[in-house]
Context: one part of a larger RNA
RNA sequence: GGUCCACGGUGGAUGCCUUGGAGCUGUCUGGCGAGGAAGGACGUGGUAAGCUGCGAAAAGUCCCGGGGAGGAGCAAACAUCUGCUGAUCCGGGGAUGUCCGAAUGGGGUAACCCGGCCGUUUAGAUGACGGUCACUGUACGGUGAAUCCAUAGCCGUAUGGAGCGAGACGCAGGGAACUGAACCAUCUAAGUACCUGCAGGAAGAGAAAUCAAACGAGAUUCCCUCAGUAGCGGCGAGCGAAAGGGGAAGAGCCUAAACCUAUAGUGUGUAAGUUCUACAGCGUUGCAUUAUGGGGGUUGUAAGCGGUUUUCGGACUGGGUGUAGAACCGGUCGCGCAGUGAUAAAUCAAUUGUAUAGCGGAAUGCUACUGGGAAGGGCAGCCAGAGAGGGUGAAAGCCCCGUAUGCGAAAUAGAAUUGACUGCGUGGGAGACGAGCUUGAGUACGACGGGACACGAGGAAUCUUGUCGGAAGCAGGGGAGACCACUCUCCAAGGCUAAAUACACGACAGCUACCGAUAGCGAAUAGUACCGUGAGGGAAAGGUGAAAAGUACCCCGGGAGGGGAGUGAAAUAGAACCUGAAACCGUGGACUU
Numbered sequence: 001g002g003u004c005c006a007c008g009g010u011g012g013a014u015g016c017c018u019u020g021g022a023g024c025u026g027u028c029u030g031g032c033g034a035g036g037a038a039g040g041a042c043g044u045g046g047u048a049a050g051c052u053g054c055g056a057a058a059a060g061u062c063c064c065g066g067g068g069a070g071g072a073g074c075a076a077a078c079a080u081c082u083g084c085u086g087a088u089c090c091g092g093g094g095a096u097g098u099c100c101g102a103a104u105g106g107g108g109u110a111a112c113c114c115g116g117c118c119g120u121u122u123a124g125a126u127g128a129c130g131g132u133c134a135c136u137g138u139a140c141g142g143u144g145a146a147u148c149c150a151u152a153g154c155c156g157u158a159u160g161g162a163g164c165g166a167g168a169c170g171c172a173g174g175g176a177a178c179u180g181a182a183c184c185a186u187c188u189a190a191g192u193a194c195c196u197g198c199a200g201g202a203a204g205a206g207a208a209a210u211c212a213a214a215c216g217a218g219a220u221u222c223c224c225u226c227a228g229u230a231g232c233g234g235c236g237a238g239c240g241a242a243a244g245g246g247g248a249a250g251a252g253c254c255u256a257a258a259c260c261u262a263u264a265g266u267g268u269g270u271a272a273g274u275u276c277u278a279c280a281g282c283g284u285u286g287c288a289u290u291a292u293g294g295g296g297g298u299u300g301u302a303a304g305c306g307g308u309u310u311u312c313g314g315a316c317u318g319g320g321u322g323u324a325g326a327a328c329c330g331g332u333c334g335c336g337c338a339g340u341g342a343u344a345a346a347u348c349a350a351u352u353g354u355a356u357a358g359c360g361g362a363a364u365g366c367u368a369c370u371g372g373g374a375a376g377g378g379c380a381g382c383c384a385g386a387g388a389g390g391g392u393g394a395a396a397g398c399c400c401c402g403u404a405u406g407c408g409a410a411a412u413a414g415a416a417u418u419g420a421c422u423g424c425g426u427g428g429g430a431g432a433c434g435a436g437c438u439u440g441a442g443u444a445c446g447a448c449g450g451g452a453c454a455c456g457a458g459g460a461a462u463c464u465u466g467u468c469g470g471a472a473g474c475a476g477g478g479g480a481g482a483c484c485a486c487u488c489u490c491c492a493a494g495g496c497u498a499a500a501u502a503c504a505c506g507a508c509a510g511c512u513a514c515c516g517a518u519a520g521c522g523a524a525u526a527g528u529a530c531c532g533u534g535a536g537g538g539a540a541a542g543g544u545g546a547a548a549a550g551u552a553c554c555c556c557g558g559g560a561g562g563g564g565a566g567u568g569a570a571a572u573a574g575a576a577c578c579u580g581a582a583a584c585c586g587u588g589g590a591c592u593u
Base pairs, nucleotide, nucleotide: 001592002591003590004589005588006587007586008585009584015578016543017542020515021514022512023511024510025509026508027507028506029504030503031164032163039100040099041098042055043054044053046078047077050074051073061094062093063092064091065090066089070082071081072080105114106113107112115133116132117131118130119129120128121127135161136160137159138158139157140156141155142154143153169200170198171197172196173195174194180187184234210217211216221248222247223246224245225244231239232238252496253495254494255440259295260294261293262292263291264290265289266288267287268286273282274281275326276325277324278323279322280321300474302439303438304437305436307433308432309431310430311429312428314333315332316331317330318329319328334426335425336424337423338422339421347420348419349418350417351416352415354413355412356411358407359406360405364380365379366378367377369376381398382397383387389401390400391399445469446468447467448466449465450464451463452462455481476491477490478489479488480487530537531536550577553564554563555562556561
């Protein structure tokens, strides 16, 4: 020096555990903000560095409920308090809420600096305190230039906006490349990623100028299928329908115009007229036109308006130049229908149930067994609408918390139903005839150039539109994949619309052939420590014991540490604390060179 044996040190693998994570399901919820948000800075405790809470009224204040013995957060200790006259705690509603931040009196290097006006304080105040003062949309009012009327501008009042958010879902405006094509250019990736705008609890779409096929269907959306089919495609790579069928859900409406009418303006200008008939009367009336409001009206076997005509129809009452009648226009009652979730819109009450605290809740004992400890063993019972789960010194249906099941709200929120209330009809409805009026124009459509359609210009319909042209108007117009004919079908150029669908920052409940500390979120809590000028990057780190019972006292030592003693089942469980592998380092021994 090596090998082996024994015993240690170091180290922190492994096993066991779980306070933390992951995913999914269901229900709820889907916003907060100038009444100052989200997020912060600084403060705030008897002692107080951090976290949590709170805001100069500062781990808190007031009221109303729940609850019932301790309490003054994590978090010990001392001190001092508090509570059955009901605290702490839990829930509902208020008060206060510094400074920054959209930040909004002005400024600014966020949490700072400096003001105007009004008021309070004060003898008075340059001080202190309270209030107020940003920009902008819309509506209304006032004032008012160049410039006569006017307009711009200015001022005021009222009511909105602004910013944040989940790195999700939606719609819209823009819009790549890597890649694939075994290269690459059309093509693909992909209208994806990304940027921007605007939202909503969903959004978007939506009541046929749709499909279909000679039969018919009847808004939209979503799912299954049709079908990897028909097609498109350097016919390469690839892209890829629709009708139809089966389901989820189900809901339909309002306008423009014609026509009637009111008000206002303009034109006409003394009578053309005044709803009709008769008489009387009136005449800034009538007519035309423009604007606004009301009625009317909304369709495709066309519909509506107007005209003529047929038929049916509660009551009372008012109006118009006068009287009488007719026609017309209103009001009230009754009856009927409907409704705020689109079709018009606001509020209140009652009832029921829900959410936000909670409450009741069955049934076991013994043991001279093992053990530190009984829930284990033994013996004998009981409950069960409860034998889910967790805890308790090992393994408990009956010890504790719970579980099945039943019950509960002063306050706030939202839901359903009913009523109040509101709207509509009855005042008009139904039909026939005629063909007078109306039925969404720089539109449809065409050409050129793009884009979207599964469809790459193709035989290319359909949708969309930058430029240039540019209809018909019901005897009309669009579509049926060039185009034409026939036939069928629908009615564009205005608008609204729940549900079925998408998503999950968040709340609650539950589950898992999910992880168990190099795993699982980056994070057993941390976007911390640390790195970077910055954008940004970004860790490590769990376990004494059932209970601190955390080793009084003695000894060595300056201490650290250790030896006794003591606690404990265990101290090689002593805080560098469960188990404690290997590498690595030792002590003793055996053998060997």
Molecule: large-subunit ribosomal RNA, domain I
Organism: Sediminispirochaeta bajacaliforniensis DSM 16054